Annotation
A computed fold for a 110-nucleotide RNA from Candidatus Acetothermia bacterium JdFR-48, annotated as TPP riboswitch aptamer (THI element). Rfam family: TPP riboswitch aptamer (THI element). About the family: Vitamin B(1) in its active form thiamin pyrophosphate (TPP) is an essential coenzyme that is synthesised by coupling of pyrimidine and thiazole moieties in bacteria. The previously detected thiamin-regulatory element, thi box was extended, resulting in a new, highly conserved RNA secondary structure, the THI element, which is widely distributed in eubacteria and also occurs in some archaea. Analysis of operon structures identified a large number of new candidate thiamin-regulated genes, mostly transporters, in various prokaryotic organisms. The THI element is a riboswitch that directly binds to TPP to regulate gene expression through a variety of mechanisms in archaea, bacteria and eukaryotes. through a variety of mechanisms in archaea, bacteria and eukaryotes.
[in-house]
RNA sequence: GGAGGUAACUGGGGGAGCUCCUACAAGGGGCUGAGAGGAGGCCUGGGAGGCCUCGACCCCUGGAACCUGACCUGGGUAAUGCCAGCGUAGGGAAGGUUACCUCGCGCCGG
Repeated sequence: GGAGGUAACUGGGGGAGCUCCUACAAGGGGCUGAGAGGAGGCCUGGGAGGCCUCGACCCCUGGAACCUGACCUGGGUAAUGCCAGCGUAGGGAAGGUUACCUCGCGCCGG
């Protein structure tokens, strides 16, 4: 110097479902999960909804994070992408920035 690994950094991608109770305002439980909305702000008045910023979490091409197919198929559940299939399917977001480690690797010197 090269290659590889790990961690970090910076940047980027992504999801937030099902269900019960109560309530003239955003609350409290249960299930699965890494995560099912933690903080702030705004909108919405017959409803537990929606949006923005930040955060947590997961993932970034050797890419099942996530999306599509999908109002899919089988099983199971109080119910649900809950489990499996589909899936060698189609898409999907990185940069030699830093540190450490490894090597039947290259070069230089002793």